Background: The RNA shown here (transfer RNA) has 73 nucleotides and comes from a bacterium. The coordinates come from a structure-prediction model, not an experiment, and the mean pLDDT is 81.
RNA sequence: GCCGGGGUAGCUCAGUUGGUAGAGCACAGGACUCAUAAGCCUGGUGUCGCGAGUUCGAUCCUCGCCCCCGGUA
Numbered sequence: 001g002c003c004g005g006g007g008u009a010g011c012u013c014a015g016u017u018g019g020u021a022g023a024g025c026a027c028a029g030g031a032c033u034c035a036u037a038a039g040c041c042u043g044g045u046g047u048c049g050c051g052a053g054u055u056c057g058a059u060c061c062u063c064g065c066c067c068c069c070g071g072u073a
Base pairs, nucleotide, nucleotide: 001072002071003070004069005068006067007066010025011024012023013022019056027043028042029041030040049065050064051063052062053061
């Protein structure tokens, strides 16, 4: 350089033939307890890597760029 896969919550990852973005863990608050932990109840905390295009509407489709992983000479 070329080919393939990936970038979504603090972390690990789902997700949608284009129509209000989710789980587990973690975290915060509450109740319980003499107190702490566990368990219980409540809360999603996010420009969906960046920019542009198509569309009534883009995390999803198209193009360019950046980063990570693997393969190849």
Notes:
Its Rfam family is "tRNA". Gene Ontology term of the family: triplet codon-amino acid adaptor activity.